[in-house]
About this RNA:
c-di-GMP-I riboswitch aptamer from Desulfuromonadaceae bacterium GWC2_58_13, 86 nucleotides, folded computationally. The sequence was found by an Rfam model in a public genome assembly.
RNA sequence: AAUCCGAAAAGCCAACCCCUUCGCGAGAAGGGCACGGAAAGUCGCGGGUCUUCCUGUUGCCUCCUGAAGACGGCCGGGCUGCCGAA
Numbered sequence: 001a002a003u004c005c006g007a008a009a010a011g012c013c014a015a016c017c018c019c020u021u022c023g024c025g026a027g028a029a030g031g032g033c034a035c036g037g038a039a040a041g042u043c044g045c046g047g048g049u050c051u052u053c054c055u056g057u058u059g060c061c062u063c064c065u066g067a068a069g070a071c072g073g074c075c076g077g078g079c080u081g082c083c084g085a086a
Stems, first nucleotide, its partner, number of pairs: 005084002012037002017032006035073001041079003045076003048071006056063001
């Protein structure tokens, strides 16, 4: 120095909810808050969940087909990062 790991210290992020704005919607952004997080940094590569539109089915709901989206705090994975006890 690096890997594994996660004591301590310095910090970091910010669930739910509330307010405002954007979006058909899932949801996103800003502010407050603090459930939690060793990557709760980042990337839609794989899986999964959710939304919208189309096709078919149906009395309706629903389901099927195809397309487009959302979720990184759903999981896996890639890349990067602070500190250094056992």